A computed fold for a 73-nucleotide RNA from a Vulcanimicrobiota bacterium, annotated as transfer RNA. The coordinates come from a structure-prediction model, not an experiment, and the mean pLDDT is 81.
RNA sequence: CUCCGCGUAGCUCAGGGGAUAGAGCGACCGCCUCCUAAGCGGUAGGUCGCCGGUUCGAUUCCGGCCGUGGAGG
Repeated sequence: CUCCGCGUAGCUCAGGGGAUAGAGCGACCGCCUCCUAAGCGGUAGGUCGCCGGUUCGAUUCCGGCCGUGGAGG
């Protein structure tokens, strides 16, 4: 330098045009227990990497940039 993948909650990841954006783990509160763990119930937590474009409508499609992983030279 070229090509490919990925970027969504603190972490690991779903979701591939219209839903109030979700799960597990973690955090916090409660129940249970003599206490703790386990188990059960609940709560909070998101500029969906950034800027543009397409569209009535973009987390989703397109372009550029940034970050990250890989391949080639």

Its Rfam family is "tRNA". Rfam classes the family as a transfer RNA. The RNAcentral record of the sequence draws on ENA.